Bacterial RNase P class A from a marine sediment metagenome, 351 nucleotides, folded computationally. Rfam family: Bacterial RNase P class A. Rfam classes the family as a ribozyme.
[in-house]
RNA sequence: UAGGAGGAACAGUCGCGCUUUAAAUUUUUUAUUUAAGGUGAGGAAAGUCCGAGCUCCACAGAAUCAGGACGCCCGGUAACACCGGGGCGGAGUGAUCCGAUGGAUAGUGCCACAGAAACUAUACCGCCUCAGCAAUGAGGUAAGGGUGAAAUCGUGGUGUAAGAGACCACGGCAUUCGGCAGUAAUGUCGUAUGAGGGUAAACCCCGUUCGGAGCAAGGCCAAAUAGGAGAAGAGGAGUUGAUUCGCUCUGUUUGAUUCUCGGGUAGGCUGCAUGAAUAUUCGGGUAACCGGAUAUCCAGAUAAAUGACUGUUGGCUUCGCAAGAAGUUACAGAACUCGGCUUAUUUCCUA
Numbered sequence: 001u002a003g004g005a006g007g008a009a010c011a012g013u014c015g016c017g018c019u020u021u022a023a024a025u026u027u028u029u030u031a032u033u034u035a036a037g038g039u040g041a042g043g044a045a046a047g048u049c050c051g052a053g054c055u056c057c058a059c060a061g062a063a064u065c066a067g068g069a070c071g072c073c074c075g076g077u078a079a080c081a082c083c084g085g086g087g088c089g090g091a092g093u094g095a096u097c098c099g100a101u102g103g104a105u106a107g108u109g110c111c112a113c114a115g116a117a118a119c120u121a122u123a124c125c126g127c128c129u130c131a132g133c134a135a136u137g138a139g140g141u142a143a144g145g146g147u148g149a150a151a152u153c154g155u156g157g158u159g160u161a162a163g164a165g166a167c168c169a170c171g172g173c174a175u176u177c178g179g180c181a182g183u184a185a186u187g188u189c190g191u192a193u194g195a196g197g198g199u200a201a202a203c204c205c206c207g208u209u210c211g212g213a214g215c216a217a218g219g220c221c222a223a224a225u226a227g228g229a230g231a232a233g234a235g236g237a238g239u240u241g242a243u244u245c246g247c248u249c250u251g252u253u254u255g256a257u258u259c260u261c262g263g264g265u266a267g268g269c270u271g272c273a274u275g276a277a278u279a280u281u282c283g284g285g286u287a288a289c290c291g292g293a294u295a296u297c298c299a300g301a302u303a304a305a306u307g308a309c310u311g312u313u314g315g316c317u318u319c320g321c322a323a324g325a326a327g328u329u330a331c332a333g334a335a336c337u338c339g340g341c342u343u344a345u346u347u348c349c350u351a
Stems, first nucleotide, its partner, number of pairs: 001351006008313007016040010042331001046342002049340005054214004067210005072086005087101001088099004102205002107203002109199003124145002126141006153171006173194003177190005218270004228261005235250005277296008314329006
């Protein structure tokens, strides 16, 4: 540096959630209690950053515009911004690691400070020519110095007043065409042309792709009270300890009272645990992963169970010559479910 494995073990006592069976109580359903049995967090359950299943809403279909995401090639996958392998570039002695890694020759913009100058423009020092006694001025020049992250392709030569791809040789780079290797990215060889600083996680161009909200989704049952619709409809209250009678008040389309229906709240059920499932094994593939066989059913809470104590053993730390003693045992905790990524954290193993 990379990869892998585990996430303390056993026994006892007490307790909690879910579930199966039995018994008791209860008018039945149901519910409660008791007894016995089964089962009960993670490698990240976390962050909610991507991709899906599932559900509802919108939408005839298609295209265009706008906006977002992604961006070398091949493969894997339900899918992905994920994974595997390869190419290219960079870092490292190396194992190995890092890269939003299409286009800078469509166009536009930007390039701090320093520097003369950051791109079609430029002469600070220096060099050369001319003028001048000189100071200095005019012109040429990117070889040398200096600045910078980056300075007009590098080295050598020709050439020249001095110089310069101005020209030549070799080399590097970019593009065109062709051969060879490779599925491809690409590599390599040859040929021709050329001078083109960087930056696209700047706008932009090209290509691919994208409707929205989320289990508090959604579905079902449904109390009391109030209100709504419909039907029947003449009683109701007071006086009395109570009943009847009596009396008083009130009501009969401004409707007491009863029944039914529907919406909907509390509450309950479902969604919700047989699945892109797990384990073992065989086969294919460099690998990611795929296929076959066999076996298994493995948390479902709702203010939220999964715990506490004791003993023995293990790991770590400190003390101690030793025997041993004391302390400690990480990160963290399901909530519709999967696949990833990222972050937190302890010990061990391999190269």
Its mean pLDDT, the model's own confidence on a scale to 100, is 75. The RNAcentral record of the sequence draws on MGnify.